Predicted 3D model of a 72-nucleotide RNA (transfer RNA) from a Candidatus Microgenomatia bacterium. NCBI's taxonomy places the organism under Bacteria, Bacteria candidate phyla, Candidatus Microgenomatota, Candidatus Microgenomatia (nom. nud.). Model confidence (mean pLDDT): 81 of 100. Rfam family: tRNA. By type it is a transfer RNA.

RNA sequence: GGGCCGGUAGCUCAAUGGUAGAGCAAGUGGCUCUUAACCACUAGGUUAGAGGUUCGAAUCCUCUCCGGCUCA
Repeated sequence: GGGCCGGUAGCUCAAUGGUAGAGCAAGUGGCUCUUAACCACUAGGUUAGAGGUUCGAAUCCUCUCCGGCUCA
């Protein structure tokens, strides 16, 4: 340098063009003598960045950045 895969909450991952979600973690409350466990609730997002297509983009297209695999 070429090809392929990936980047979404603190972490691991969903969401096949129509309200961005789950589990774990965190916070608050309940329960308990206390802790843990359990139960309920809450908060947490520039979907890597920019542009384009579209009534509407995490999703489709282009470029860039970052990580991985591979070829030379």